Molecule: transfer RNA
Organism: Patescibacteria group bacterium
RNA sequence: GGGCCGAUAGCUCAGUUGGUAGAGCGUUCCCAUGGCAUGGGAAAGGUCCGGGGUUCGAAUCCCCGUCGGUCCA
Numbered sequence: 001g002g003g004c005c006g007a008u009a010g011c012u013c014a015g016u017u018g019g020u021a022g023a024g025c026g027u028u029c030c031c032a033u034g035g036c037a038u039g040g041g042a043a044a045g046g047u048c049c050g051g052g053g054u055u056c057g058a059a060u061c062c063c064c065g066u067c068g069g070u071c072c073a
Base pairs, nucleotide, nucleotide: 001072002071003070004069005068006067007066010025011024012023013022019056027043028042029041030040031039032038049065050064051063052062053061
């Protein structure tokens, strides 16, 4: 220098064919127990790495950039 993959909640990751984003763990609260463990329920928490474009509408498609991984030179 070039190819490919990735960046989404505090952490690990989903997200189909474009229709205003979910799971597990964690956190907080409630219930069950005399209490703990454990189990059940609820809530808070992100507008998706940054910028631009296409579109009525973008996490998703296109372009540029940043960072990480990997391969080639």